Model confidence (mean pLDDT): 76 of 100. This is a predicted structure of a 404-nucleotide RNA (Bacterial RNase P class A) from a Sphingomonadales bacterium.
[in-house]
RNA sequence: CCAGGGGGCCGGGCAGCCGCGCCGUGCUUGCACGUCGAGGAAAGUCCGGGCUCCAUGAAACGAGGGUGGCGGGUAACGCCCGCCGUGUCCGCGCAAGCGGGCAUAGGGAAAGUGCCACAGAGAGCAGACCGCCGACGCCUUUCGGGGCAGGCAAGGGUGAAAGGGUGCGGCAAGAGCGCACCGCGCGACCGGCAACGGAAGCGGCAUGGCAAACCCCACCCGGAGCAAGACCGAAUAGGGGGGACACGCUGGCAACAGCAGGGCCGUUUCAGCCCAGUCGCCCGGGUUGGUCGCUGGAGCGGCAUGGCAACAUGCCGCCGAGAGGAAUGGCUGCCGUUCCGGAUACGGUCUCUCGUGGGAUACCGUCCGGAUCACAGAACCCGGCUUACAGGCCCCCUGGCACC
Numbered sequence: 001c002c003a004g005g006g007g008g009c010c011g012g013g014c015a016g017c018c019g020c021g022c023c024g025u026g027c028u029u030g031c032a033c034g035u036c037g038a039g040g041a042a043a044g045u046c047c048g049g050g051c052u053c054c055a056u057g058a059a060a061c062g063a064g065g066g067u068g069g070c071g072g073g074u075a076a077c078g079c080c081c082g083c084c085g086u087g088u089c090c091g092c093g094c095a096a097g098c099g100g101g102c103a104u105a106g107g108g109a110a111a112g113u114g115c116c117a118c119a120g121a122g123a124g125c126a127g128a129c130c131g132c133c134g135a136c137g138c139c140u141u142u143c144g145g146g147g148c149a150g151g152c153a154a155g156g157g158u159g160a161a162a163g164g165g166u167g168c169g170g171c172a173a174g175a176g177c178g179c180a181c182c183g184c185g186c187g188a189c190c191g192g193c194a195a196c197g198g199a200a201g202c203g204g205c206a207u208g209g210c211a212a213a214c215c216c217c218a219c220c221c222g223g224a225g226c227a228a229g230a231c232c233g234a235a236u237a238g239g240g241g242g243g244a245c246a247c248g249c250u251g252g253c254a255a256c257a258g259c260a261g262g263g264c265c266g267u268u269u270c271a272g273c274c275c276a277g278u279c280g281c282c283c284g285g286g287u288u289g290g291u292c293g294c295u296g297g298a299g300c301g302g303c304a305u306g307g308c309a310a311c312a313u314g315c316c317g318c319c320g321a322g323a324g325g326a327a328u329g330g331c332u333g334c335c336g337u338u339c340c341g342g343a344u345a346c347g348g349u350c351u352c353u354c355g356u357g358g359g360a361u362a363c364c365g366u367c368c369g370g371a372u373c374a375c376a377g378a379a380c381c382c383g384g385c386u387u388a389c390a391g392g393c394c395c396c397c398u399g400g401c402a403c404c
Stems, first nucleotide, its partner, number of pairs: 001400010012335007020037002023034005039375001043386002046384005051225004056271006064221005069083005084106001085104008107216002112214002114210003129156002131152003137148004164182006184203003189198003229292004239283003243279003248259004261275004299318008336373001338371006346365003349360004
């Protein structure tokens, strides 16, 4: 320098004139001045919270929902970081193997149920279409053989997938039938916090796929949401109609107390609380005003320490919109990004020379002109994920080329 891959950042700037919004100051109260004024996604509304209100609490069981390798981070998460396994791609290497990237819905198929179309003999406990054998047994024979009974699932075919693979032996022919290696299962012991890895040895040599199917297992989970909610003000019709349940006992002059009953919205136990009336339905009327919530935060930046990292701790510094039908806009100029066209040998670059210097070249810089500038706009706030995005910059990994 080039190619491939991965990650991060930016994604317009300045000025003038006019016009807006919050806040601050001044004052002649409607004006002047000043600071500041959309995003990395503000989008989706998919997760987790802060906050607000409601719900009696504890325990057990149940229903519903969520997550799913291990460890760590975090307020928390379905997020982030690291590691492990599996799959896949690239590179190096003769190979063994090593390195790097990407994906991962990654617990259980022997608790049970279900599905695997079509094709095929047969797709969960199977199967004989084409085939192979026909030893032992039976029939027949021209003694070459032929047929039957029976045996096989090794070969072929169908299929996404056919009940381990290769080789040797064995057999009538075969078959893990036996053996060797691989594969699969169990695994003492070793390493690791763990997932897991290595592994002496043993073994069936039968252990399909789908759980992003129902399900089982482990862990987690109150509800609703800023149109939450609080306050002020104003107005009306303290309106009309129906239903359900309850309306108890004792003491006491009474207040009240005790017992029983009902309720606290899945069930039960314990505790606590409420009730003398409560619950809900239909029709109709009034108010749609104002203030707050509403921006200082699990905030941002820098440095140091610890950590592979996510991140944590400490110190220092900073204060970045708060509208309320919804402000941040319009015009002009300059700069900047990218593209196209033109000019220029001034500089870079290439080349010759010991050097001064010469030559080449429009590739880069420079100058002129034209065009272009992505996705896209807060509405209580924050941490994530997902999706969209013209163009530019930076870093890392792998490989190639060149130089030292």